[in-house]
RNA sequence: AGAGUUUGAUCCUGGCUCAGAAUCAACGCUGGCGGCGCGCUUAACACAUGCAAGUCGAACGAGAAAGCCGGCUUCGGCCGGUGAGUAGAGUGGCAGACGGGUGAGUAACACGUGGAUAACCUGCCCUUGAGUGGGGAAUAACUCCGGGAAACUGGAGCUAAUACCGCAUACGACCCCAGGCACCUAAGUGUUUGGGGUGAAAGCCUUCGGGCGCUCGUGGAGGGGUCCGCGGCCGAUUAGCUUGUUGGCGGGGUAACGGCCCACCAAGGCUUAGAUCGGUAGCCGGCCUGAGAGGGCGCACGGCCACACUGGCACUGAGACACGGGCCAGACUCCUACGGGAGGCAGCAGUGGGGAAUCUUGGACAAUGGGGGAAACCCUGAUCCAGCGACGCCGCGUGAGUGAUGAAGCCCCUCGGGGUGUAAAGCUCUUUCAGCGGGGAAAAUAAUGAUGGUACCCGCAGAAGCAGGUGCGGCUAACUACGUGCCAGCAGCCGCGGUAAUACGUAGGCACCAAGCGUUGUUCGGAAUUACUGGGCGUAAAGCGAGUGUAGGCGGUUUGCCAAGUCCGUUGUGAAAUCUCCCGGCUCAACCGGGAGGGUGCGGCGGAAACUGGCAGGCUAGAGUGCGGAAGAGGAGAGUGGAAUUCCUGGUGUAGCGGUGAAAUGCGUAGAUAUCAGGAGGAACACCGGCGGUGAAGACGGCUCUCUGGAUCGCCACUGACGCUGAGACUCGAAAGCGUGGGGAGCAAACAGGAUUAGAUACCCUGGUAGUCCACGCCCUAAACGAUGCAUACUUGGUGUGGGCUCUUCACUGAGUCCGUGCCGGAGCUAACGCGUUAAGUAUGCCGCCUGGGGAGUACGGUCGCAAGGCUGAAACUCAAAGGAAUUGACGGGGGCCCGCACAAGCGGUGGAGCAUGUGGUUUAAUUCGACACAACGCGAAGAACCUUACCUGGGCUUGAACUACUCGGAACCGCGGCAGAGAUGCAUUGGUGCCUUCGGGAACCGAGUGACAGGUGCUGCAUGGCUGUCGUCAGCUCGUGUCGUGAGAUGUUGGGUUAAGUCCCGCAACGAGCGCAACCCUUGUCCCUAGUUGCCAGCAUUUCGGAUGGGAACUCUAGGGAGACCGCCGGUGACAAACCGGAGGAAGGUGGGGACGACGUCAAGUCAUCAUGGCCCUUAUGGGCAGGGCUACACACGUGCUACAAUGGUCGGUACAGAGGGUUGCCAAGCCGCGAGGUGGAGCCAAUCCCAGAAAGCCGAUCGUAGUCCGGAUCGGAGUCUGCAACUCGACUCCGUGAAGUCGGAAUCGCUAGUAAUCGCGAAUCAGCAAUGUCGCGGUGAAUACGUUCCCGGGUCUUGUACACACCGACCGUCACACCACGGAAGUUGGUUGCACCAGAAGUCGGUAGCUUAACCUUAGGGAGGGCGCCGCCCACGGUGUGGCUAAUGACUGGGGUGAAGUCGUAACAAGGUAACCGUA
Repeated sequence: AGAGUUUGAUCCUGGCUCAGAAUCAACGCUGGCGGCGCGCUUAACACAUGCAAGUCGAACGAGAAAGCCGGCUUCGGCCGGUGAGUAGAGUGGCAGACGGGUGAGUAACACGUGGAUAACCUGCCCUUGAGUGGGGAAUAACUCCGGGAAACUGGAGCUAAUACCGCAUACGACCCCAGGCACCUAAGUGUUUGGGGUGAAAGCCUUCGGGCGCUCGUGGAGGGGUCCGCGGCCGAUUAGCUUGUUGGCGGGGUAACGGCCCACCAAGGCUUAGAUCGGUAGCCGGCCUGAGAGGGCGCACGGCCACACUGGCACUGAGACACGGGCCAGACUCCUACGGGAGGCAGCAGUGGGGAAUCUUGGACAAUGGGGGAAACCCUGAUCCAGCGACGCCGCGUGAGUGAUGAAGCCCCUCGGGGUGUAAAGCUCUUUCAGCGGGGAAAAUAAUGAUGGUACCCGCAGAAGCAGGUGCGGCUAACUACGUGCCAGCAGCCGCGGUAAUACGUAGGCACCAAGCGUUGUUCGGAAUUACUGGGCGUAAAGCGAGUGUAGGCGGUUUGCCAAGUCCGUUGUGAAAUCUCCCGGCUCAACCGGGAGGGUGCGGCGGAAACUGGCAGGCUAGAGUGCGGAAGAGGAGAGUGGAAUUCCUGGUGUAGCGGUGAAAUGCGUAGAUAUCAGGAGGAACACCGGCGGUGAAGACGGCUCUCUGGAUCGCCACUGACGCUGAGACUCGAAAGCGUGGGGAGCAAACAGGAUUAGAUACCCUGGUAGUCCACGCCCUAAACGAUGCAUACUUGGUGUGGGCUCUUCACUGAGUCCGUGCCGGAGCUAACGCGUUAAGUAUGCCGCCUGGGGAGUACGGUCGCAAGGCUGAAACUCAAAGGAAUUGACGGGGGCCCGCACAAGCGGUGGAGCAUGUGGUUUAAUUCGACACAACGCGAAGAACCUUACCUGGGCUUGAACUACUCGGAACCGCGGCAGAGAUGCAUUGGUGCCUUCGGGAACCGAGUGACAGGUGCUGCAUGGCUGUCGUCAGCUCGUGUCGUGAGAUGUUGGGUUAAGUCCCGCAACGAGCGCAACCCUUGUCCCUAGUUGCCAGCAUUUCGGAUGGGAACUCUAGGGAGACCGCCGGUGACAAACCGGAGGAAGGUGGGGACGACGUCAAGUCAUCAUGGCCCUUAUGGGCAGGGCUACACACGUGCUACAAUGGUCGGUACAGAGGGUUGCCAAGCCGCGAGGUGGAGCCAAUCCCAGAAAGCCGAUCGUAGUCCGGAUCGGAGUCUGCAACUCGACUCCGUGAAGUCGGAAUCGCUAGUAAUCGCGAAUCAGCAAUGUCGCGGUGAAUACGUUCCCGGGUCUUGUACACACCGACCGUCACACCACGGAAGUUGGUUGCACCAGAAGUCGGUAGCUUAACCUUAGGGAGGGCGCCGCCCACGGUGUGGCUAAUGACUGGGGUGAAGUCGUAACAAGGUAACCGUA
C1' cells in the first nucleotide's frame, strides 16, 4: 500500500466482497508448564443455606449458668467460694449515609469542563478563645401479674447515667435599634462603635503528674448542597408547547437562592439555532480502530450519578428519604393453632431459571484500609491470597550433534525414476520444563505470614512424560493421485461439480500458524462508499418547471475609534490510572515502580490591531432614479378582414362519387361527386417567416384601437452600498382533466361499421360523442430539456445574424462600441462524448439536490384537491450487479457502391407414371453401424448369394486366429484316406522327410503348459492427431516500426479512379512486410526443331490391291524441346496515371479454354467403423472360430436417377465417321454350332503391332399415320445360357409369350452463358458373377438467351442505429397457471404506554382542633404553658370509571411485490424492431 467482481474487450461511475487490527466473547478439533490479568454482555428473573456492621464496662444500672473446690443433708437437695463483674440482654454513645453491588430508570445541570455561592451546611480531625456552677423529674433492664400458636405485647412496682428538663453565668455567637468605613449587582456583605434582648455544659479514668470527654465560639482541612456558561444520541411521517405556566408584591418553607409552596396582581414564557412528543441510552477519565481528522464502544480499574422486590412516605441524624433501619400499599414466597405473622443476595460464595455463554457454598485478617475503644482488643466475603476456566497477553518446553546402501512403509511415475528425507533407525551428547529428594526467603522500621514449605537454590534418573489445527482455483503462501459424475457436496466474493475436478470426498505431498488453530458474531479500517481534512449533480444517482421575496448566509472603497472574533505572552486548571519517552524491579517479557512529556480544552491577566465584526464620518467604480431615443408574435380588453373546410338555398349537369396496398362499409337516379351564384356558422391566421424577435418560465404570429409590464442604447445630472443569494412563504405555470354556463365549422379519445389477420378489442378506411373554442372557478403535472440553479469577475480567436450609438465612405462602404442570438474552434476541463467569453475553463457567494439495482415515487401517516390525483415519502425482502461513454464485431423488414446462372432473358429437367437406388418410418430374432438444412439421403459402398459382415439364431474354444517372451516335448511339415457332425471340430490311424553346427546345441516351425499379456468394428469425433466438407477461388486476413488515443483500439487496409482480384495508379501519418490474388505447374488451341516403329504415305517402284512390300521422313500422328500474347502497336477516353473502349496484325486478345492449387478463420461441422491415439469398459467374453439367416423385409413418406408418354418418333434393311481406355489366374481373332445368351475352337497379343471393338445419333431407303398405337415397356408365365462349392430366400443375361401405369405432369423447385446446355453412343475402376439406370472418364452432333440490377438468395466494401456479443435461430415485455417468501389493507380481537375528566384515598409531613389525655417549667394550687392521642383539612401512592392518542401482536378474506433450467398466450421495446420511440394526461 491494495485486490477480486458488470464487458467480447476498454475507460469511467458504482455497489458487493477480501486481505489488517481488536474482543468481557462463543462454538469445533486439539491441549505440556509458568507468570500477569480477566470471567452472567441474557432474567434489575426467583432465591435454600452460611457469612458480609459492629463496638465501647474508662457513660449507666443490673448481672447468670455449667463445671470445679469446700461445708451441710431428711440423700430429694441446700449453702459458700470459684467460674465472674465473665456470658447474654438492657439504658446511653459513636458507627450502621463509609466500604461492597448493580445499570433498571434518567436526554436531565444527570455527566464533563470552566465558573459562581456577597444565597449555604459540615459529626469525627487540626488550630485557637472562653467555660464546665447548682438543681430536678423520669424510664428500660429487673420483679410480679396478664394476653398470644407465634411474632410480640399489656398493666403494676423498683432503679442508674456522658439519657431527659429547668435555673445561674455568656468571651465569642445570634436577633433588634442607631451610626462610621470598605466593597458591591438591586436586595446586600465585611468590618467597627454604642444600646437592648436571647441561648450552654457531663462526666469518666488515673500511676494524682494528668488523660479522655462535654459546652459556646473562631479559623482550617477534608466533605457536601445549590446556581450558571459551554459540550456530547436519533426521528419533522412529532410543529407548535405551557396555567404554577412566565413575571411581580407579600408570606410560608429550607442549611441555603428560587413558584420550592401559598394568596393576590399582570399575561406572559419556550420554539425551525428544532420547543413539545416519540424512540434509544447511566455520563466521564478512557478503550478499540485509524496516517490523521474521525468512527465505534463505556467490560475490568478510577471519578460522578441513579437504584436496592415494585410504588409512595417520612422519622432519626452533622449527613439518608437510608441495600443487610421504619411505616403504608401491591405482587410474590414462607410459617400458622386461620385469629395473625415473617421475608427481600443489583454484598461474598452458592441454587434454580434464562441463555451460544461466564467460576469455589475455599483460607486469612499476616499486610493495606475502615468502624468502635484510652487501650488490650473485637468486627471487617472491603481487602490480601488460594481454587476453577488456553478467556486474553507474555515467556518456556516437547531435545541437540552426527548420520545415505538416501532403509522400510506410504504416495506419484514417462516404469528410467521421483517424493516424504538427515527425516527415521544407529552412534554421541545435554537435562531447560515436568517428576522425585533435600535446603529455603523477602514481603514486617519492635512483634505478628493466610499465601506457603510457595518463589528460589542444590541433588537424582532418563530422550525419557509433552503437537496440533487450518489451508493448498484466483484474490492468497501452498499440487498430485484416486473416488464421485449438476449426484454427493463446497462456497467470503468471483464461482466449482453434467466421466480425465489442482475448487466435492480420501490419500500422499506442500504451505501457514503453533499450545494453540480454525469458524461465527461484533467494531474500526481498507471505504475519498456522507468527502472538515477529502466527493459530486449536461449524458453515470443528482439543478426545485419558473419567478417575487422573509429569516438566514455573504458583501465595494476610505478614515477614525472599540477590541467580540483573530493573534502573541503569562497564569490557573485540565485528579489518579491509561498513552509516549527515560530510568529502574521481578532471570526476560507480559506485569510493576519512579521521573518527565503530552493532554489539541476551558478560565483569569496583560498586550497587538493587519483581516472579519461593531460604532461614527466620507467616496462612487456595485445598485438605483431622472432626461432623450429606438426595437419587439411581451401581457389584457374591444373591434375588424380575407382565403379555406363544412352546411343550407338555387342553377347547370349525369352516373357514379369516395376511399385503399387492394377493397369494402359510406354517399348517390328522392339527382350525389363536379361546377356556378347566394347565404349561415365556427375555428385557425398561408405568403412575409428567418438556428429572426419578445418574455422569468410555461409560452406568444392576420389587421386596428385602448390600457399596461420589462429589457436596451445615448448623454449628462442625482441618491450614496440602497447589493447578491434565498430555507419557509407567495405568485405564475403547456396539454389533458374537473365544475357552471355558452358555443360547436373542421379535427377527434370513447363508440359503431368496413377491411387486414391465425386472432386484430390495433395500425388502414367510412362515420362519430366528449373534448378542442369562449367566460368564470379549479387542477399544478410534462423528455416543464440547454436533461446544464442564480449572481459577479477574469481568461487566445474566426465567422454569421437582430437592436442601438459613434466615426468614416460615392455607397450601410468600412471601422469601433454596448446589448442579444447562432456556428466553428484555442488553452483549459472532461471517463469519454463533448464544452469552449452564452463554459461543462479559472474563482467567489448563496440556494436546491445525490449516495448500488429492484421493491417504489409504492405503502402507511400527514397535507392540498370537487374528483382524477398532487406534494412529502419509507421498510421487509431480493440481486452482484444496475449504469455512462467509447471500441471491435455481428445484425437490421437502415442507406450508398459492387459482384455471383442470384434474379431476369432462354434451353432442358424434377415434382405426376413404371422401375432402379438411397433415406425416414414401420416390421423383425436380426433387418449391423455411421452420415441429417444448404454442406445427410446412386453418401462411407469403385460391386452384401457364402465370404465381405461389424447384426441375429444355434452349436463350439479360452494364453486364444495374429504379437513378444519362458519351460518341456517334437523335426516342422507335406500327402493319402476312414468315422461322426450342418460345419467349426472331434475320434482313431497311416506314409515320408530337412538346414547350420565347435556336436553342447542353434535358427525357423508345431504341440502342451505357465503367468505376464493378446484381442475388442465396445463407449467417448464434446479428450485428440490426421484427413475431409463448407463459407469460397469469396478477396480478403495480418504483422513490424512509427503516429494518434488514458484505454479497448485506430491508422496502414479509409478516400478518388480502376480491376476478376487489398489488381494497379493517385492521394494520404504513415512507411514497409507476410499469408492470400495473379504468375510459376499440367492439359488443350498455332507454328518450328529433333526423332521415325508397331504410327504415316506426297512422290517413285512392286502388289494377291490390304501402306501389303520395297522405299520415303514430306504430311498426319507420336513425344521431347522451343517459339508465341505483353494492352506490345494505332486511335479515343481518363488526371500527362492506372486502366478502359475500338482497331490492326495474329492460330489465339485483354487471366485464350480447362485443371491442379483453397489465406486468417468459422461451424465443439464429419469421421474413435480407413488409420493412429488419451481415458473408460469387457476378459470361459463386448474376444476368436463355424453353419444358417439378416443387411434385399413393406401399409407408407421423401431425395437422386433411368425409361417413357411418341412421328424432330418407332421398327426393318443398307451405309459412314471417334476418342480415351483395358488386357497373361487376362483380352480373346478367324472358322464351326445355336434364333439368342452362349458353346466350340484355338491364331495373335505382356500390346501406337493382337484382342475387347459392330461406335451410336447421322446418312440412304422402306413402313407405321395419332391410335394407349408397330408408342411405352412394367409385371407375370414358360424355356434357357453363364459365373460360382452353392443363384430358394437373393445374380446377370437370352428366347417365346404376357403387355400395366403413362397422352408432358398442382403448389413448388433444379441445372446451364459455348464446343456450354441438350442429345448420342464408347470405355474404365471395383469385380468369379452381378442387381451399374450409379460413379469416373471419352469423344460425336450441337443450340437459344442475357434489356438490365427494381426484386429473391449468397457475398464484398464504406457508412448508420443497436438494450445483440452463444452475436437476430439474438435479446426481451406483460397477463395467466404452480410453489415459496416478506409486506400492505381488513369486520375486529388482545396487550403495552400515555393525555384529559372524575371517583377514591393507606402511610406520612404540615395545618386546624371545641373530644380525651399529660412527669419535669410557672402558679394565686383552681389552673396555665407546652406535649400526646383522637378527629378534621390540604397534598398524595396503589386502585377505579369514562373518553381520546400512540404503539405492538394477531385476524376470515383481500391487494400488489419478490423469487423460482426447460408451463400457457401473445410480440410491446431494442434495427426505420416492421405503426419511430419516449414524457404528462384522459